[in-house]
Molecule: transfer RNA
Organism: Clostridiales bacterium
RNA sequence: GCUCGAGUAGCUCAAUCGGUAGAGCAACUGAUUUGUAAUCAGUAGGUUGCGGGUUCAAGUCCCAUCUCGAGCU
Repeated sequence: GCUCGAGUAGCUCAAUCGGUAGAGCAACUGAUUUGUAAUCAGUAGGUUGCGGGUUCAAGUCCCAUCUCGAGCU
């Protein structure tokens, strides 16, 4: 230098043919307990790496770019 893959909640990861962005763990509140843990119920947490484009509508499609990983030279 070229090719491919990954980037989404604090962490690990989903999201079907483009049609309401979700789960587990963690955090917080409540119940339970003498108290803690465990358990149960609930709440909060998102510029989908960043910038554009297409579309009525984009995590998803297109372009450019950044970071990480793999391969080729």